[in-house]
Context: one part of a larger RNA
RNA sequence: GAUAAACGCUAGCGGCAGGCCUAACACAUGCAAGUCGAGGGGUAACAGGGGAGCUUGCUUCCGCUGACGACCGGCGCACGGGUGAGUAACGCGUAUGCAACCUACCCAUAACAUAGGGAUAGCCCGGAGAAAUUCGGAUUAAUACCUGAUAUUGUAUAUUUGAGGCAUCUUAGAUAUAUGAAAGCGAAUGAGCGGUUAUGGAUGGGCAUGCGUGCCAUUAGUUUGUUGGUGAGGUAACGGCUCACCAAAUUGGCGAUGAUGGCUAGGGGGUCUUAAAGGAUGGUCCCCCACAUUGGUACUGAGACACGGACCAGACUCCUACGGGAGGCAGCAGUGAGGAAUAUUGGUCAAUGGGCGCAAGCCUGAACCAGCCAUGCCGCGUGCAGGAAGACGGCCCUAUGGGUUGUAAACUGCUUUUAUACGGGAAGAAACGUGAAUACGUGUAUUCAUUUGACGGUACCGUAAGAAUAAGCAUCGGCUAACUCCGUGCCAGCAGCCGCGGUAAUACGGAGGAUGCAAGCGUUAUCC
Numbered sequence: 001g002a003u004a005a006a007c008g009c010u011a012g013c014g015g016c017a018g019g020c021c022u023a024a025c026a027c028a029u030g031c032a033a034g035u036c037g038a039g040g041g042g043u044a045a046c047a048g049g050g051g052a053g054c055u056u057g058c059u060u061c062c063g064c065u066g067a068c069g070a071c072c073g074g075c076g077c078a079c080g081g082g083u084g085a086g087u088a089a090c091g092c093g094u095a096u097g098c099a100a101c102c103u104a105c106c107c108a109u110a111a112c113a114u115a116g117g118g119a120u121a122g123c124c125c126g127g128a129g130a131a132a133u134u135c136g137g138a139u140u141a142a143u144a145c146c147u148g149a150u151a152u153u154g155u156a157u158a159u160u161u162g163a164g165g166c167a168u169c170u171u172a173g174a175u176a177u178a179u180g181a182a183a184g185c186g187a188a189u190g191a192g193c194g195g196u197u198a199u200g201g202a203u204g205g206g207c208a209u210g211c212g213u214g215c216c217a218u219u220a221g222u223u224u225g226u227u228g229g230u231g232a233g234g235u236a237a238c239g240g241c242u243c244a245c246c247a248a249a250u251u252g253g254c255g256a257u258g259a260u261g262g263c264u265a266g267g268g269g270g271u272c273u274u275a276a277a278g279g280a281u282g283g284u285c286c287c288c289c290a291c292a293u294u295g296g297u298a299c300u301g302a303g304a305c306a307c308g309g310a311c312c313a314g315a316c317u318c319c320u321a322c323g324g325g326a327g328g329c330a331g332c333a334g335u336g337a338g339g340a341a342u343a344u345u346g347g348u349c350a351a352u353g354g355g356c357g358c359a360a361g362c363c364u365g366a367a368c369c370a371g372c373c374a375u376g377c378c379g380c381g382u383g384c385a386g387g388a389a390g391a392c393g394g395c396c397c398u399a400u401g402g403g404u405u406g407u408a409a410a411c412u413g414c415u416u417u418u419a420u421a422c423g424g425g426a427a428g429a430a431a432c433g434u435g436a437a438u439a440c441g442u443g444u445a446u447u448c449a450u451u452u453g454a455c456g457g458u459a460c461c462g463u464a465a466g467a468a469u470a471a472g473c474a475u476c477g478g479c480u481a482a483c484u485c486c487g488u489g490c491c492a493g494c495a496g497c498c499g500c501g502g503u504a505a506u507a508c509g510g511a512g513g514a515u516g517c518a519a520g521c522g523u524u525a526u527c528c
Base pairs, nucleotide, nucleotide: 001527002526003525005524006523007522008521009520012380013379014378015377016376017375018373019372020338025336026335027334029333030332031331034075035074036073039072040071042068043067046066047065048064049062050061051060052059053058054057082291083290084289091213092212093211094210095209096208097207098206101205102204106201107200108199109198110197111196112195114148115147116146117145124137125136126135127134128133154179155178156177157176158175159174160173161172162171163170164169184193185192214263215262216261221254222253223252226248227247228246229245230244231243232242233241266288267287268286269285270281271280272279273278293314294313295312296311297310316327317326318325319324344370346369347368348367352366353364354363355362356361383414384413385412386411393405394404395403396402397401420464421463422462423461424460428455433450434449435448436447437446438445439444440443472517473516474515475514476513477498478497479496483512484511485510486509487508493500494499
């Protein structure tokens, strides 16, 4: 000098930041991922409309309309948010390569969208169970599923021509054979929104490699899918990634340029310190990685081996009618425990961003805000000027007196930051949508108007009266700025080091005074 700090004493305000470093310990409760009716069958609730009944404001019927529980289907749930357990590794950083790869949504270009079929959830009926849930029957739809047709610049194989290269090869083209698509919705005949096949782009990823990236040699040998080959399987893709066979125990691989083993640790941008080199560190923010009660496994999907998905096993907790079930805060709050120690079971989707939707909109503990804490940094204030009888009181002394506290106070004048009261009062809002106008003309684009603020009656501004509402902490032997008296008497005590204290202690305790910093000041811990 610094800190994600803690402790002691003290404390007026604001702005900006930060806030479980310990038990990746266990978790009550609520919320944190939904959305689309312009894909579908439909109608449980609500509202409107219509019909019937009557007790005249109720009952009942009708999906007719707005809408919409559960259900089928689509997209999303692989993002966002958390944590740092594991990992000494191509994990990270940096630089390359992929002629060995994938990429939903988005953009551009080209072409297409034909004919059929069988189910199933829901609804209905019935059953089992305490529940979780589940079984049977009948019936029904789709942008769900299946079959056929058609199709190139797709895919596979073969032949062939040109060009290129990095060995396998790559690329452009021709020919042949085989193979592969589709879905509709729509204020209603057409905009629009979708669908399929290709090519290219964009974005995001995957893989490989060089170099760099802790400590211990009181760890010296290690390795059998091990190292290489052939073939096969698998993958989006290369590869012992997996498998079969072959080679290698004197000729496989790695190893003092440190293998193997052990211990520790997420990595980086950065941060602290320093003149620099270096050392230390990796909290907040950003990038990457890993993990989601412990271990394992795959399914779905463009993408996961998936925090709020599934299955199995373990530990734990809970429910049970004892037959069987349910759960996973290292999301946001919050609770217990641990600890020196770390916050509210808050508000809003107004903005930014995300998901779905044509849109309106819905969802969003992301985010934006507010609350708590001097935890830090920065800023402001606690008044200013005059005022000597140098007052009283305190303290000290060489004591009728002097010094000091001290211009300090009183007193006079001034100001009003801040606090208080009252009044005014934002920016952050641009859009989307709606209405109108204009140009191509049911739509799109532009312009104008209108609409939308959690924070918040906040920030800010003005007015009023009045010094009014606001100072502490540590130290004073030397290092080190700041000295005297009293008490104590190697006691009580102090102390970072040297060292003080045994009768005049500037070193202990108190007082007066002084010094330093100041809404903080000291102590402790850690780093340079």
Molecule: small-subunit ribosomal RNA, 5' domain
Organism: uncultured bacterium